Annotation
A computed fold for a 113-nucleotide RNA from Mucilaginibacter sp. JRF, annotated as SAM riboswitch aptamer (S box leader). It was read from a public genome assembly, where an Rfam model found it. Its Rfam family is "SAM riboswitch aptamer (S box leader)". Rfam's curators write: The SAM riboswitch is found upstream of a number of genes which code for proteins involved in methionine or cysteine biosynthesis in Gram-positive bacteria. Rfam 15.1 lists 9,625 matches to the family in 4,158 species. NCBI's taxonomy places the organism under Bacteria, Sphingobacteriia, Sphingobacteriales, Sphingobacteriaceae, Mucilaginibacter.
RNA sequence: GGUUUAUAAAGAAGCGGCGAGAGAACAGGCUCAAUUACCCGCUGGCAACCCUUCAGCAAAUGAAGAAGGUGCCAAUUCCUGCCCCGGAAGAAUAACCCCGGGAAAUAUAAAUU
Numbered sequence: 001g002g003u004u005u006a007u008a009a010a011g012a013a014g015c016g017g018c019g020a021g022a023g024a025a026c027a028g029g030c031u032c033a034a035u036u037a038c039c040c041g042c043u044g045g046c047a048a049c050c051c052u053u054c055a056g057c058a059a060a061u062g063a064a065g066a067a068g069g070u071g072c073c074a075a076u077u078c079c080u081g082c083c084c085c086g087g088a089a090g091a092a093u094a095a096c097c098c099c100g101g102g103a104a105a106u107a108u109a110a111a112u113u
Base pairs, nucleotide, nucleotide: 001113002112003111004110005109006108007107008106013043014042015041016040017039021032022031023030026081027080028079029078044073045072046071049069050068051065052064053063054062055061077105082102083101084100086098087097
């Protein structure tokens, strides 16, 4: 890197360093950022995927936990892009606007290759 499965509306920041861009990629929007963002280090925290304990013959499942392995700590995965349903307005099956569902993509975990 590929594949499979699960999850993605909740939750969780201080200090120091750096110094100009950052929010995955492309496009559009919107936002964050010299009151120093992003990133890096330390400390702290959140969560509970792996994990631990208990119940269960076992599997499923449930409850509790947080020592260890990851992950995460602006905005729903910041929003939209493709498909479908509905609404408003409209002459309209169009464009624009609003709501919902799905797909794709991405991220993370676990397994596997």